Notes:
The prediction has a mean pLDDT of 84. This is a predicted structure of a 1486-nucleotide RNA (small-subunit ribosomal RNA) from an Alphaproteobacteria bacterium. Lineage of the source: Bacteria > Pseudomonadati > Pseudomonadota > Alphaproteobacteria.
């Protein structure tokens, strides 16, 4: 010089955020268990549970230098070995933690004690005596053990003398000791003093939970006498007094050995009390003395009482919580080892002798610590494995190989310290030298997050994982495997436990307005804590000294095992408690004294403060009485009800009770609850002015004690209206409710209890300080007085600064601080349960647990949604116009049927849908037959042929198969039978699959919706999620534009840009037209022409561009001009961000699972067309706006070479023959039809046309199941269509044709075309749908959402139970073992005495009085089980309703009461933590 160095967080409550809380994880430790695993080595540890029970052995002996015998040796000196007398020890050392909440234990301290052995000083150790064991005889007894009679020795026992000191005194006295041995040292013995070191007692302080133990004590507290003890002392015991402890927690009851220390922790703390040290208690349970210095005694005695062993049944023996072992118990803890060698005890003069204390040694990864399992090199990145996108990539320099190396272990020699002279259990250990060879030596747990560490395969809410969130329901980094990797390593996890993170009980370091917390409000005793000067004293406080504060152990420095763990030295620290000394600011204390706290006096004031008496007047209801007449009342709408026996209505009287409008106010009073017409009485309290007293008197404030709304409750009154309860009618599935008639308690009143309410500002009392601004009561003061401005006291409202998690508080704090008190500590279970207390109840108050959850919950966001508000829009309503729904027939679905009736769409967004066309094919269905490298694709190897295609003919239902006629003779060529190609045949690779999953997918559509939204960047608020922009005034079809503005810009969407149509220019002129001109067969048909239509290119044109008015001089509205068109000119394409797990695996694609002689492939035939029946969508109609017959009326889109077909001909037609023209502005389909003429006259018809017969036409290989048409005969329902519903807004509906995809044939559906062409829209109240705002919310799967009871059913745990078992304490009472103690003198009796006779003293007996066991009777408390029973958790898919979240459809909720299957429901009173709307104040801005 050090001794100091230290503090980390994460996951889980949500869509998504803050914050509040809880559970969970990471760390650290263990006397530890369990799994897997195992090389060696030091130090340590090692029944935590039954204080169960023990076999069996050892654990305390020793002294012949106290004493006598005996035995054996013997060199006859003697030695040596024993039982017994006696001495010492056996009270140590070891063990364990049941008991003990205690002077036990830890500190510190006291005075009234003993102390053996040791030590030191001092004084002695004269002289005598009697016995007795051993031994010897007899004898009892299974045995343990004994009994008698004899002999004897001592350091054994008794007596004297002496006795300074030593002990007692009444101050005169009187008492009281030894031992001896060896014998030359020495060892002893005895009185006394003192030391050490032990031990007894007393006392301050610390020492665990419970008030749901709050009173406890009779020797109990104290005193005097007596005993008593080594000692103080109610320690005992008479008498006397009536006291002690207790809220600073006594009794009680649980629970526990207690410290030093130990784990944990930055600490401060919290848990713990193994080993080791110290102290205590215990020793088979209980009591009890003996002995002795020292027990009330672990291996000593006695009783009782439970085991357990012996026995001859008469009795007798025994305690392992010593070491070891054994059995139980348990998860679970070890050898019936060696030595006395060391260290230390017991005895001894010593040699020694005993010691399971203790050193070792053995078992255990049990725990710390250190070694080892090799090292270097090695790419072809070997083989295997795994994965793969098939290339690789990883294991991986890992291994093989190649060169080294020998630590540790084996194996051989050698060999200690530990021992001062001897003597070594450990041990032939540690160590040290040699030999051989990579030789013997790695595992475990983990890999969704937290938490470092990915993948493949099985599995299919199954098997199982889970600390916590949580994974598994076919692609699981979460199960189980492998491969890979992470991490620790002789060990790794698991489990349990304790700190710790948890500031999560908070003193260091929390909190109650709304998350869990302010007592309903006051008074108020203790107790907490208090203004301003001075003085004293120093109790606290401060600093210094000294004692103490065992050792170890933790720190620090060093030393020593090779190192470490470990052991050692020293020193720090022990934060404490005692004395003393000192300071005297502060706090408290004692003394004096102030006034600023707080009271009191004096003038005023304002008030629904209390309490009691009196009077008022409006109203409601009765009664009477008078006018009236029929309905009144009530409701959404009705009824119940009252009313011709006269109701409501209206007038007058009358009587009762209850509460008091306007005034009336975020006025005002009171402590809170509460307090309202006047009037008087009696009173509390508050305020303001000035000055005057008192002088700290104050603040809070457990308990206590009074006050306390509604409800209820008791006696007695009183009752108008109103209304629980009932009662009746509505509502309704039901309706024990909302609504409605009626009503009873109650509501009033006097008295007397209950004591709770959202008893609320969800905000405890009190004090001081910290910007204002602006209303308001009530006093004051000034002024320049309709008024202003100062201060004060309440009371609102805004806001700085601050604080809050955030709403939000903000001088009236929730803000910065004191004081005191009350309270919380996850959610439910539960403010409940048992016991207290408290009430007449009801019921209050106090106040748990086992269970069970991973959250409950605040506040604020963003959606969504409301049977909330606002604003707009839409064929959404309304106003039209035409349908659907009824009829028949198509169609398509559904359900039925069936061998199959393939399969898909399912509110709108499925149903004339996929299907732009099912006889066969399609086709996927069902039946039966065939094939299996296959109908089709690629590759390998043979072997053939090198084409296609067409004739006949057998067998077959065909597919197929076999044979056969004629015609061609593949393709490239480097001209080889070269190289494709075909067909076979093998055997594999694979093909194939409209199989399954559209909830693995891609692309494609639908829909919301052409609705006007949907985003970002930057930048500003805000902890944050987010918000702002995008809200907001306009306005618009529009997030379209303008203005504003902490926002400025962008993007996708909106509009435009495409395309079609309406005007017009040009260009062009086959085709189309034809004004003129010519010609004509009279047909633009020909010449001609491009003027017009037209056609299809290019252009123009429309933009509020003008103009008048409104608006804000804006966007934009509205009218007007002109113009083909006018304000998005009309249609179309266009589909933002995204929702529907919408649809589609059968268009296609495509991942995985399946199927492979079959779920693949081919064929023939049926099925998809069935048929009591329902629902969509259509098409005809039910008729004169009509049929029907007549008619040269007028169109546009399209489509044609396997076509389209003119024209002429047949045939009633359907069509048929024949066949010009056309690759089509050319020829053809092609006829438009409504129209217009005329006829029929309201019926099942001349409406309708179904349905059936007959015969045919046409497609087609074929029209039976199953095709379209056509003629002729038949001639159904149907006369406009309930409930309910569609479409449409102008060239539209409505209504007439017409054409075309699909097609060999089928169209009433579907996309297109053109023809005739209306009405009616006042309007936004109301369904529907949707945009902006904005408010509620318990919703976020988002209202098809959340969620409450009760019943049912299964577990679970608990409360109450007749009772019954059994611990524990207690109270009376009996009993009274050993025992000690006290009396007594019945017996017995060596030592002293002594007259010989007792006698003192002794033992034994007997008695008492304590007192263990036991006993009988009752109490208190715990627990265990309990028929039945009570609620209460908890459980994916029970039943009944819909309480509550929006206005939740009757606002909710609190406290009472009644009443109901239930959730509730109703009265009474309160509360906002109610939505919406008006109004009233208040504040902001101007």
């Nucleotide at each position: 010089a050090a001794a100091c160095u230290u503090a980390a967080g994460a996951g889980u409550u949500u869509g998504a955020u803050c914050c509040u809380g809880g559970c969970u994880c990471a760390g650290a430790a263990c006397g530890a268990a369990c799994g897997c695993u195992g090389g060696c080595g030091g130090c340590a540890u090692g029944c935590u549970u039954c204080a169960g029970a023990c076999a069996u052995g050892c654990a305390a002996g020793u002294c012949g230098a106290a004493c006598g015998a005996g035995a054996u040796c013997u060199u006859c000196g003697g030695a040596u070995c024993u039982a017994g007398u006696g001495g010492c020890g056996c009270a140590c050392g070891g063990g364990u933690g049941a008991g003990u909440a205690a002077c036990g234990c830890g500190u510190g301290g006291g005075a009234a004690c003993c102390u053996a052995c040791c030590u030191u000083u001092u004084a002695g150790u004269u002289c005598g005596g009697g016995a007795u064991a051993a031994c010897a005889g007899u004898u009892g007894g299974a045995a343990a053990c004994g009994a008698c009679u004899g002999c004897u020795a001592a350091u054994a026992c008794c007596g004297u003398a002496u006795a300074c000191g030593c002990c007692c005194u009444c101050c005169g006295g009187g008492g009281g000791a030894a031992a001896g041995g060896u014998c030359a040292g020495c060892c002893g013995c005895u009185g006394a003093a003192a030391g050490a070191g032990g031990g007894g007692c007393c006392c301050g302080c610390g020492u665990c939970u419970g008030a749901u133990u709050a009173g406890u004590u009779u020797g109990u507290u104290g005193g005097u006498g007596g005993g008593g003890u080594a000692a103080a002392a109610g320690c005992c015991u008479a008498c006397c007094a009536a006291g002690a402890c207790u809220a600073c927690g006594a009794u009680c009851a649980g629970u526990a050995g207690c410290u030093g220390g130990u784990c944990u922790g930055a600490g401060a703390g919290g848990a713990u009390g193994a080993u080791c040290a110290g102290c205590c208690a215990c020793a088979c349970u209980g009591g009890g003395a003996c002995u002795g210095a020292g027990a009330c005694a672990c291996g000593g005695c006695c009783c009782a009482g439970a085991c357990u062993c012996c026995u001859a049944c008469g009795g007798g023996a025994g305690g392992c919580a010593g070491c070891a072992g054994u059995c139980g118990g348990g998860a679970a803890u070890a050898u019936u080892g060696g030595a006395c060698a060391a260290u230390g005890g017991a005895g001894g003069a010593a040699a020694c002798u005993c010691u399971g204390a203790u050193c070792c040694a053995g078992c255990a990864a049990u725990g710390c610590c250190g070694c080892g399992u090799g090292u270097g090199u090695g790419a072809u990145g070997a083989a295997g494995g795994c994965c793969u996108u098939a290339g690789g990539g990883u294991u991986g320099u890992a291994a093989a190989g190649c060169a080294c190396u020998u630590u540790c272990a084996a194996c051989g020699g050698u060999g200690a310290a530990g021992a001062u002279g001897a003597u070594g259990a450990c041990g032939g250990u540690a160590g040290c030298c040699g030999u051989a060879g990579a030789a013997g030596a790695a595992g475990c747990c983990c890999c969704g997050g937290c938490u470092a560490a990915c993948u493949u395969c099985g599995u299919g809410c199954c098997a199982g994982c889970a600390g916590c969130c949580g994974c598994g329901g076919u692609a699981a980094u979460a199960c189980g495997a492998a491969g890979g990797g992470g991490g620790c390593g002789a060990g790794c996890g698991u489990u349990g436990u304790u700190c710790g993170g948890a500031a999560u009980u908070a003193u260091u370091g929390g909190g109650c307005g709304u998350a869990a917390a302010g007592g309903g409000c006051g008074c108020g005793c203790a107790g907490g804590c208090g203004g301003u000067u001075u003085g004293g004293a120093u109790a606290g406080u401060u600093a210094g000294a000294c004692g103490u504060g065992a050792a170890a152990g933790c720190c620090c420095u060093g030393g020593g095992c090779u190192u470490a763990a470990c052991c050692u030295a020293g020193g720090a620290a022990c934060u404490g408690c005692g004395u003393u000394u000192a300071a005297u600011a502060c706090u408290g204390c004692c003394a004096a004294a102030c006034u600023a706290g707080a009271g009191a006096a004096c003038u005023a004031g304002a008030g629904a403060g209390g309490a009691u008496a009196g009077c008022g007047g409006a109203a409601c209801u009765c009664c009477c009485a008078g006018u009236g007449u029929a309905g009144a009342g009530g409701u959404g709408a009705a009824a119940u009800u009252c009313g011709u026996a006269g109701a409501u209505a209206u007038u007058g009287g009358g009587a009762a009770g209850a509460a008091c409008a306007u005034c009336a106010g975020u006025g005002g009073c009171g402590a809170a609850a509460g307090c309202g017409g006047c009037u008087g009485u009696c009173u509390g309290g508050c305020u303001a002015g000035u000055u005057u007293c008192u002088g700290a008197c104050g603040c809070u404030g457990a308990g206590g004690c009074g006050c306390g709304a509604a409800a209820g409750c008791g006696u007695g009154g009183g009752g108008a209206g109103c209304a629980a309860a009932c009662a009746g009618g509505a509502u309704u599935a039901g309706a024990u409710a909302c609504c409605c008639u009626g009503g009873u308690a109650g509501u009033c009143c006097a008295c007397g209890c209950c004591g709770u309410a959202a008893a609320c500002g969800a905000u405890g009392u009190g004090u001081g300080c910290u910007a204002g601004a602006u209303g308001u009561u009530g006093g004051a003061a000034g002024g320049u007085u309709a008024c202003c401005u100062u201060g004060c006291a309440g009371u609102g409202u805004c806001g700085c600064a601050g604080c809050u998690a955030a709403c939000g508080c903000g001088u009236u704090a929730a803000g910065c601080a004191c004081a005191c008190c009350g309270c919380c500590u996850g959610g439910g279970a539960a403010g409940u349960a048992c016991g207290g207390u408290c009430g007449c109840a009801a019921g209050a108050u106090u106040a748990a647990a086992a269970c069970u959850c991973a959250a409950a919950g605040g506040a604020a966001u963003u959606g969504a949604c409301g049977g909330g508000g606002g604003c707009c829009c839409g064929c959404a309503c309304a106003a039209g116009c035409g349908g659907u729904g009824g009829a028949g027939c198509a169609u398509g679905u559904g359900g039925u049927u069936u061998a199959a009736u393939u399969c898909g769409a399912a509110g709108c967004a499925a149903c004339g849908c996929g299907c732009a066309g099912a006889a066969c094919c399609u086709u996927a269905c069902c039946a039966g037959c065939c094939c299996u490298u296959g109908a089709c694709a690629u590759g390998u190897g043979g072997a053939g042929u090198u084409u296609g295609g067409u004739u006949a003919u057998c067998a077959g239902a065909g597919a197929u198969g076999a044979u056969u006629u004629c015609c061609u003779u593949c393709a490239g060529u480097u001209c080889g039978g070269c190289u494709g190609g075909c067909u076979c045949c093998a055997a594999c690779a694979c093909a194939g699959g409209u199989g399954c999953u559209g909830c693995a997918u891609g692309g494609c559509u639908g829909u919301c919706g052409u609705c006007a939204g949907c985003u970002c960047g930057u930048g500003u608020c805000g902890u944050g999620a987010g918000a702002u922009g995008u809200u907001g005034g306009g306005u618009u079809a529009a997030g379209u534009c303008c203005c504003g503005c902490a926002a400025c810009g962008a993007g996708c969407g909106c509009a435009a840009c495409c395309c079609u149509c309406a005007u017009u220019u040009u260009u062009a002129g086959u085709u189309g037209c034809c004004a003129g001109c010519a010609g004509u067969u009279c047909g633009g048909c020909u010449g001609g022409g491009c003027a017009c239509u037209c056609u299809a290119g290019a252009a123009a044109a429309a933009c509020u561009g003008c103009c008048u008015g409104g608006g804000a001089u804006g966007a934009c509205c509205a009218g007007g001009a002109g113009g083909a068109a006018g304000g998005c000119g009309a249609g179309g394409a266009u589909g933002a961000c995204g929702u529907c797990a919408a649809g589609u695996c059968c268009u296609c694609a495509u991942g995985g699972c399946c199927c492979u002689u079959a779920u693949g492939g081919g064929c023939u035939g049926g099925g998809c067309u069935a048929c009591a029946c329902a629902c969509g969508u259509g098409c005809u109609a039910c008729a004169a706006u009509g049929g029907c017959g007549g008619u040269u009326a007028c169109a546009g889109u399209g489509g044609g070479a396997u076509g389209c077909a003119a024209a002429a001909g047949g045939g009633u037609g359907a069509c048929c023959u024949u066949g010009a023209g056309c690759u089509a502005a050319u020829c053809c389909c092609c006829a438009a039809a409504a129209g217009c003429c005329g006829u029929c006259u309201c019926a099942g018809u001349u409406c309708g046309g179904a349905u059936u017969g007959u015969u045919c036409u046409c497609u087609g290989c074929a029209a039976c199941u199953c095709g379209a048409g056509a003629a002729c005969a038949u001639g159904a329902a149907g006369u406009c269509g309930g409930a309910a519903u569609c479409g449409c807004u102008a060239g539209u509906a409505a209504u007439c044709g017409u054409g075309g995809a699909u097609c060999a044939g089928c169209a009433c559906g579907c996309c297109a075309c053109g023809g005739u062409g209306a009405a009616u829209a006042c309007g936004u109240u109301c369904c529907c749908g949707g945009g902006c705002c904005u408010u509620g919310u318990a919703c976020a799967c988002a209202c098809c959402g959340c969620c409450c009871g009760u019943c049912a059913c299964a577990c679970c745990a608990u409360g109450g139970g007749a009772g019954u078992u059994g611990g524990u304490u207690u109270u009376a009472c009996c009993c009274g073992a050993a025992g000690a103690c006290g009396a007594u003198a019945u017996c017995c009796u060596a030592a002293c005495c002594u007259u010989u006779u007792g006698g003192a003293g002794g033992g034994a007996g007997u008695c008492g009085g304590c007192c263990a066991c036991g006993g009988u009777a009752g109490g208190g408390u715990c627990a265990g089980c309990g028929a039945c029973u009570g609620g209460g958790g908890u459980g994916a898919a029970g039943u009944c309703g819909u309480a509550a979240c929006a206005a939740g459809g009757u606002a909710g909720c609190c406290g009472u009461a009644g009443g109901g299957g239930a959730a509730c429901c109703u009265g009474c009173g309160g509360c906002u933590g109610g939505a919406u709307c008006a109004c009233c104040u208040c504040c902001u801005u101007u």